[in-house]
Molecule: TPP riboswitch aptamer (THI element)
Organism: Pseudomonadota bacterium
RNA sequence: CUCAUUCGCUAGGGGUUCCGCGCGGCUGCGUGGAUGAGACAUACCCUUGGAACCUGAUCCGGAUCAUACCGGCGUAGGGAAGCGAGCAAGCCCGCCU
Numbered sequence: 001c002u003c004a005u006u007c008g009c010u011a012g013g014g015g016u017u018c019c020g021c022g023c024g025g026c027u028g029c030g031u032g033g034a035u036g037a038g039a040c041a042u043a044c045c046c047u048u049g050g051a052a053c054c055u056g057a058u059c060c061g062g063a064u065c066a067u068a069c070c071g072g073c074g075u076a077g078g079g080a081a082g083c084g085a086g087c088a089a090g091c092c093c094g095c096c097u
Stems, first nucleotide, its partner, number of pairs: 001090002006085005011047004016041001017034007053078003059072004
């Protein structure tokens, strides 16, 4: 000097399902439970080195009381960025032997 991982600031992107019970003119609310980072959160996750998330998809296989629960699809098609700090590492220069 560069700077993976990482951290901070600013800005931006994104999701919110399933099951039981109770109530309610019933696309709702309350409560308990499943998965998950997050199931409406001053939160959480992700931002091109991009599987956050969307499309395909009312998809395929498996499991489950059930589900976008798990796997496949997936080297698919889309998808939101700048600045600063900076350990390790690399590179450059100098000094000593």